[in-house]
RNA sequence: GGGUCCGUAGCCUAGCCUGGAUAAGGCACGAGCCUCCUAAGCUCGGGAUCCGGGGUUCGAAUCCCCGCGGACCCG
Repeated sequence: GGGUCCGUAGCCUAGCCUGGAUAAGGCACGAGCCUCCUAAGCUCGGGAUCCGGGGUUCGAAUCCCCGCGGACCCG
């Protein structure tokens, strides 16, 4: 330098192919219940405008383009 794949809460993962209006789940975190206390369990709660920018569209996490970052392969 070329190619393929990936980037979504503190961490992990779904949703992307087939655009549809409040972005879901688990762990973690905070509060409460329970307990002599802790852990476990139960209930409730906060947190991501989806890597950045632009385009298409009535509407974009999803489609297109250009970047940034990462993994792998080729030279």